[in-house]
RNA sequence: GGCGAACGGGGCGAUGGAGCUCGCCCUCAUCCGCUCGGCGAGAGCCGGGAUGAUAGCUCCUACUGGGCU
Numbered sequence: 001g002g003c004g005a006a007c008g009g010g011g012c013g014a015u016g017g018a019g020c021u022c023g024c025c026c027u028c029a030u031c032c033g034c035u036c037g038g039c040g041a042g043a044g045c046c047g048g049g050a051u052g053a054u055a056g057c058u059c060c061u062a063c064u065g066g067g068c069u
Stems, first nucleotide, its partner, number of pairs: 009026005016060006034049006
């Protein structure tokens, strides 16, 4: 210095934070959403539309709607 394994650790799961649980990845990795139309050999690019601050549960914050004072 390289390769592999174990333990520990770290990162990630379409918009913020925390706890718990689950899953994935080991840094040239995981992850960076869906749908419709157009262009394109393809990779992708352009335009339109819908849902959601969760991977799941709970709480907080932001945003939105309604009611009461």